[in-house]
Context: one part of a larger RNA
Molecule: small-subunit ribosomal RNA, 5' domain
Organism: uncultured Thermoguttaceae bacterium
RNA sequence: GAAUGAACGUUGGCGGCGUGGAUUAGGCAUGCAAGUCGUGCGGCAACAGGCCCCGCAAGGGGUGCUGGCGAGCGGCGAAAGGGAUAGUAAUGUGUGGAUACCUGCCUCCGGGACGGGGAUAGCUGCUGGAAACGGCAAUUAAUACCCGAUAACGUCUCCGGACCAAAGGUGAGAUUCCGCCUGGAGAGGGGUCCACAUCCUAUUAGCUAGUUGGUGAGGUAAUGGCUCACCAAGGCCACGAUGGGUAGCGGGUGUGAGAGCACGACCCGCAUCACUGGGACUGAGACACUGCCCAGACACCUACGGGUGGCUGCAGUCGAGAAUCUUCGGCAAUGGGCGAAAGCCUGACCGAGCGACGCCGCGUGAGGGAUGAAGGCCUUCGGGUUGUAAACCGCUUUCGGAGGGGAGGAAAUCUAGGGGGGAUCACCCCUCUAGUUGACCUAUCCUCAAAAGAAGGACGGGCUAAGUUCGUGCCAGCAGCCGCGGUAAUACGAACCGUCCAAACGUUAUUC
Numbered sequence: 001g002a003a004u005g006a007a008c009g010u011u012g013g014c015g016g017c018g019u020g021g022a023u024u025a026g027g028c029a030u031g032c033a034a035g036u037c038g039u040g041c042g043g044c045a046a047c048a049g050g051c052c053c054c055g056c057a058a059g060g061g062g063u064g065c066u067g068g069c070g071a072g073c074g075g076c077g078a079a080a081g082g083g084a085u086a087g088u089a090a091u092g093u094g095u096g097g098a099u100a101c102c103u104g105c106c107u108c109c110g111g112g113a114c115g116g117g118g119a120u121a122g123c124u125g126c127u128g129g130a131a132a133c134g135g136c137a138a139u140u141a142a143u144a145c146c147c148g149a150u151a152a153c154g155u156c157u158c159c160g161g162a163c164c165a166a167a168g169g170u171g172a173g174a175u176u177c178c179g180c181c182u183g184g185a186g187a188g189g190g191g192u193c194c195a196c197a198u199c200c201u202a203u204u205a206g207c208u209a210g211u212u213g214g215u216g217a218g219g220u221a222a223u224g225g226c227u228c229a230c231c232a233a234g235g236c237c238a239c240g241a242u243g244g245g246u247a248g249c250g251g252g253u254g255u256g257a258g259a260g261c262a263c264g265a266c267c268c269g270c271a272u273c274a275c276u277g278g279g280a281c282u283g284a285g286a287c288a289c290u291g292c293c294c295a296g297a298c299a300c301c302u303a304c305g306g307g308u309g310g311c312u313g314c315a316g317u318c319g320a321g322a323a324u325c326u327u328c329g330g331c332a333a334u335g336g337g338c339g340a341a342a343g344c345c346u347g348a349c350c351g352a353g354c355g356a357c358g359c360c361g362c363g364u365g366a367g368g369g370a371u372g373a374a375g376g377c378c379u380u381c382g383g384g385u386u387g388u389a390a391a392c393c394g395c396u397u398u399c400g401g402a403g404g405g406g407a408g409g410a411a412a413u414c415u416a417g418g419g420g421g422g423a424u425c426a427c428c429c430c431u432c433u434a435g436u437u438g439a440c441c442u443a444u445c446c447u448c449a450a451a452a453g454a455a456g457g458a459c460g461g462g463c464u465a466a467g468u469u470c471g472u473g474c475c476a477g478c479a480g481c482c483g484c485g486g487u488a489a490u491a492c493g494a495a496c497c498g499u500c501c502a503a504a505c506g507u508u509a510u511u512c
Base pairs, nucleotide, nucleotide: 001512002511003510004509006508007507008506009505010504013362014361015360016359017358018357019355020354026318027317028316030315031314032313035076036075037074040073041072043069044068047067048066049065050063051062052061053060054059083273084272085271092198093197094196095195096194097193098192099191101190102189103188106186107185108184109183110182111181112180114148115147116146117145124137125136126135127134128133154163155162156161168178169177199245200244201243206236207235208234211233212232213231214230215229216228217227218226248270249269250268251267252263253262254261255260275296276295277294278293279292298309299308300307301306326352328351329350330349334348335346336345337344338343365395367393368392375386376385377384378383399453401448402447403446404445405444408441409440414435415434416433417432418431419430420429421428422427456501457500458499459498460497461482462481463480467496468495469494470493471492477484478483
């Protein structure tokens, strides 16, 4: 000098874009953060309508009939998105290869969907429990479950053969729309393996028995001591094994002429974790942040028998700390889940709020104005300086304030109508017209008023730009280094003046 997720002191007008729990991976009140589908199913606890009954009416009762829909069965999603960096020095990451593998949804291509069955939630009845939550009986549906048939370009194969599937919905009407089964290919995603690279320490020198290899078996989607039985005695190491310390890694970031050194906040990719430890289940995918089981610590409820919980999601709270924000608005946009769709959900996200935390931009007026006013300070008492500075004169109105207009972020979806093409049945594609959708802003323009509302901080001995007077008297104090202060201090304190930066200026910490 440059830099920072900074903090502290003094000061503080506006805007844009960023950014903000770095410490206790400490504990958490409260709300929200993952649902959706009635065009899969039996149904009917709401709401609205229809119909029926009572009633003059108000209103009440009944009826799943319609729109819908609590709870339930079923499907898909919940493995994404979001957070954190504890662990990890290699089961990681980075770069380049490899294959013994898997892949829901999506795209393309081929083939198929025949016949039957038994249950179980819900509902009802009885019943246990303080609650959480159950038990028994009877009964019912399905795109839930099961059996049979069919069976290849699939799987296995001793090449003879053997084996494996399915579901319907909408509608008047479906091999045509939405789905279902099976096979192949693709896309995207993932698993596994190899090579090289990847911090400090020898005041750590030896480490290793599933250890190293083989055969066989098991297991896995898949290779493999991954696991097991048997056999052999190997394997690693001074090119640093093993141990100890520290640490997520990369794209990148800071600095520097570069080489390098230091770092890894925000954003992106990968990994890992989810109160602590362990485990599996479901599933295309997890050994699963807001799933399950067990153990533990902690906290809460309890009728003392027993239960409940997990903010390293968004806000917020306590604690510790030098230190880090709102218990905000909206799904309008982008994206995600479900759905045929309308749509619903979305603390992802988009926005607003707070903080000079950072970067950038703008403003705090501009022109004239000497009797060089007053006041301050200095003085050799002549004057000098503050200083065109002020006053004063005419001018302008950015930003802020008040009022009013206003492009854009919105094009899709959907509705209605028209045209064209493909087609079968409501479908698909293209196109035109009209209507519909903004949480939050706002570029920019016009009007109003008046210079009106807007400047400080550090420094002035040398390094280092900028000095005089007074006070103090090795005191009080200053200080980055050298060093100042003991009676004339340009170094302490104050005043005046000056220098440098400026909505900031200094200090501290850290890196180069």